[in-house]
RNA sequence: GCGGAGGGCCGGAUGGCCGCGGGCCGAAAGGUCCGAGGAAAGUCCGGACUCCCUGAAGCAACGGUGCCGGGUAACGCCCGGGCGGAGCGAUCCGACGGAAAGCGCCACAGAGAAGAGACCGCCCUGCAUGCAGGGCGACGGUGAAACGGUGGGGUAAGAGCCCACCGCGCGACUGGCAACAGGAGCGGCACGGCAAGCCCCACCGGGAGCAAUGCCGAAUAGGGACCGCGCUAUGGGGCGCUUCACCCCUGCGGUCCGGGUUGGCAGCUCGAGGCGCCCGGCAACGGGACGUCCAGAGGAAUGGCCAUCCAGAGGGGGAAACCCCUUGGACAGAAUCCGGCUUACAGGCCCUCCGCGCAU
RNA sequence: GGCCCCGUGGCUCAACUGGAUAGAGCAAUCCCCUCCUAAGGGAUAGGUUGCAGGUUCGAGUCCUGCCGGGGUCA
Numbered sequence: 001g002c003g004g005a006g007g008g009c010c011g012g013a014u015g016g017c018c019g020c021g022g023g024c025c026g027a028a029a030g031g032u033c034c035g036a037g038g039a040a041a042g043u044c045c046g047g048a049c050u051c052c053c054u055g056a057a058g059c060a061a062c063g064g065u066g067c068c069g070g071g072u073a074a075c076g077c078c079c080g081g082g083c084g085g086a087g088c089g090a091u092c093c094g095a096c097g098g099a100a101a102g103c104g105c106c107a108c109a110g111a112g113a114a115g116a117g118a119c120c121g122c123c124c125u126g127c128a129u130g131c132a133g134g135g136c137g138a139c140g141g142u143g144a145a146a147c148g149g150u151g152g153g154g155u156a157a158g159a160g161c162c163c164a165c166c167g168c169g170c171g172a173c174u175g176g177c178a179a180c181a182g183g184a185g186c187g188g189c190a191c192g193g194c195a196a197g198c199c200c201c202a203c204c205g206g207g208a209g210c211a212a213u214g215c216c217g218a219a220u221a222g223g224g225a226c227c228g229c230g231c232u233a234u235g236g237g238g239c240g241c242u243u244c245a246c247c248c249c250u251g252c253g254g255u256c257c258g259g260g261u262u263g264g265c266a267g268c269u270c271g272a273g274g275c276g277c278c279c280g281g282c283a284a285c286g287g288g289a290c291g292u293c294c295a296g297a298g299g300a301a302u303g304g305c306c307a308u309c310c311a312g313a314g315g316g317g318g319a320a321a322c323c324c325c326u327u328g329g330a331c332a333g334a335a336u337c338c339g340g341c342u343u344a345c346a347g348g349c350c351c352u353c354c355g356c357g358c359a360u
Numbered sequence: 361g362g363c364c365c366c367g368u369g370g371c372u373c374a375a376c377u378g379g380a381u382a383g384a385g386c387a388a389u390c391c392c393c394u395c396c397u398a399a400g401g402g403a404u405a406g407g408u409u410g411c412a413g414g415u416u417c418g419a420g421u422c423c424u425g426c427c428g429g430g431g432u433c434a
Stems, first nucleotide, its partner, number of pairs: 001356010012309007020035006037331001041342002044340005049209004054245006062205005067081005082096001083094004097200002102198002104194003119140001121136007148166006168187003173182003213266004223257007235249004273293004277288004312327006361433007370386004379417001388404005410426005
């Protein structure tokens, strides 16, 4: 200097005038303070909070997660580690428990796809130039995948048939909290893949959602019809099942028609809060003591004008300092509130690391 | 703001609960039939299965993310 990888930050600021929403003070006029995001988005996860299922306990069904350890209110998230894969590397990715509990699938091709199998071919015997019988599964071919690989021995020809090494499996020893890693030993020389197929195992889960819910006010018709089950009070029902308790009895479930109210207030923002400092921890994060900061609309608020640049970019002039002109262009607007994930993003800045090239 | 559903030729729908060539009707074009149409019969063409990625030998189908459309909640 070029290229790459990981992490962090900004994504405007100041002043004046007019115009908005909220808090506080004020009888009022008015004054004063505050006023959109890193994603406010998607609604993919986890909760707080509110209501419902009669309460407690257990089980079933259904759903979710899936290596180990830690963090957290919790998570499918985050941090650290292990194993596997990609990359020269910094780094990045992984739906990453179990195929010997069982069931299922592997089309077509191929001899044969899980104890399956003879097409090319090799060997032996008989007849005789290609037929019959027998043996083989090493070589070739098919396929995504063929029931271990290399070398040697053995055989009629071959095959873990035998041997050595590799590979696979097993138990024991060492290191580590663990996942896992490792030297020596034994074994059979052997029974593939798919679990983002059903399933098994471990752990975790009730249902809805602020349009939840609560209060006030107003008004109407505490309305009507039909169907099913039950109607034995030592019974029936309220729970998917069971036990105990409690409650109801014209009880439970369903379908349709009709009437009233579309008003106001609360929920509504102070928190598992943010930022700065100290301590512990590799880190995520936790603890401490001070300081400082905070939108709550209700058809939905932050806009308009003027000036400056303390930012960047482009162009021109200039040795440089600097001067002049142009340019606000990204994704995008809270609606109960938090912790994450995912997606979108013009331009700019900082830190650390890797590779290549050059110079000293 | 919350909750739920859908996406396949020009249109309306199929495609076993993964098997290799994505099917049918209507519409379109051509031919047959008819004096000429319609009806009827035959043939043809028309597909990035909303987009991207993943699992698998193989995906319309299974999984993840994104885009578009629709329903519902006093």